[in-house]
RNA sequence: AGUCCGCCGGGCGAUCGCUGGUGACCUCGCGUCACGAGAGGAACGUCCGGACUGCACAGAGCGGCGUAGCAGGUAACACCUGUCCACCGUGAGGUGAGGAUCAGAGCAACAGAGACGAGUCCUGCAUCGUGGCGCAAGCCAUGGUGCAGGGGUGAAACGGGCAAUCUCUACGUGCAGCAACACCAAAUAGGCAGCCUUCGAUCCGGCUCGGAGAGGCUGCGGGUAGGUGGCUGGAGCCCACGCGCGAGCGCGGGCCUAGAGGAAUGAUCGCCACGGCGGGGUGACCCGUCGCACAGAAUCCGGCGUACAGGCGGACUUU
Numbered sequence: 001a002g003u004c005c006g007c008c009g010g011g012c013g014a015u016c017g018c019u020g021g022u023g024a025c026c027u028c029g030c031g032u033c034a035c036g037a038g039a040g041g042a043a044c045g046u047c048c049g050g051a052c053u054g055c056a057c058a059g060a061g062c063g064g065c066g067u068a069g070c071a072g073g074u075a076a077c078a079c080c081u082g083u084c085c086a087c088c089g090u091g092a093g094g095u096g097a098g099g100a101u102c103a104g105a106g107c108a109a110c111a112g113a114g115a116c117g118a119g120u121c122c123u124g125c126a127u128c129g130u131g132g133c134g135c136a137a138g139c140c141a142u143g144g145u146g147c148a149g150g151g152g153u154g155a156a157a158c159g160g161g162c163a164a165u166c167u168c169u170a171c172g173u174g175c176a177g178c179a180a181c182a183c184c185a186a187a188u189a190g191g192c193a194g195c196c197u198u199c200g201a202u203c204c205g206g207c208u209c210g211g212a213g214a215g216g217c218u219g220c221g222g223g224u225a226g227g228u229g230g231c232u233g234g235a236g237c238c239c240a241c242g243c244g245c246g247a248g249c250g251c252g253g254g255c256c257u258a259g260a261g262g263a264a265u266g267a268u269c270g271c272c273a274c275g276g277c278g279g280g281g282u283g284a285c286c287c288g289u290c291g292c293a294c295a296g297a298a299u300c301c302g303g304c305g306u307a308c309a310g311g312c313g314g315a316c317u318u319u
Base pairs, nucleotide, nucleotide: 001317002316003315004314005313006312007311008310010272011271012270013269014268015267016266018038019037021035022034023033024032025031026029040294044305045304047303048302049301050300051299052177053176054175055174064173065172066171067170068169069083070082071081072080073079084098085096086095087094088093099168100167104166105165106162107161120148121151122150123149124147125146126145127144128143129142130141131140132139133138181229182228183227184226191220192219193218194217195216196215202212203211204210236255237254238253239252241250242249243248274291275290276289277288278287279286280285
């Protein structure tokens, strides 16, 4: 000067709050008090793969979509590991949409006569003519037809390329997603059934009169508001040992680590740490001031991608 891995990403204390859990108490209200817990390495993007749930589904096939050296890991993957090949780098290393073009189709700028179809610009050769010269053999000029040897153009010219063009081969793949889905269940309106009702039900706050008057009451079932579950103990985390080059697997021990729901995880101070700037001091250091990123759970898990102030450790390369 670089390459590749791994890790951290403020600490302590005080006061006032917020959301769950446990316990106690009472005036049983989601009440008070006490104790304890409460965002990340990416919780992000929602790009892949699964778990889970509902719907669909006799069996088989086609189509569509996706993946692509080889071998392995995994619940699974487009992820990861090892390795071969190609390319980049002096190197440590990095990147790769790396199956098939004797199944079929399609495509190729410019230049060039001609570009996927074969083709004749120049030259050469073969052949048939015409004109001129020559006694003749023949020579010169020119035209038609054929051959595909040479030249010329170009990345590529009856021979290849492109499969990130269709296609073929192999493998995978039903659709939707926790606002999934399951349960409980008001008011109002509507539905069904029964009963009462112009011989006046019912209403005008209890009774009488008076008045209005065609509906009233009960039950059932579906849906909505609302509530509960799904919901956080799991392909979980840490450590040791064994196997494996490795991804990882096996086994033993230990640990419990958010669960909101119009959505808690906050606010204000003090001290310290870290970094920048200014001042002082011979110096260790002291004083002042400013800054401290990206971002924030929402069913869960495995990946990938992207963002990130500042800092730490290890291995290796080049000079």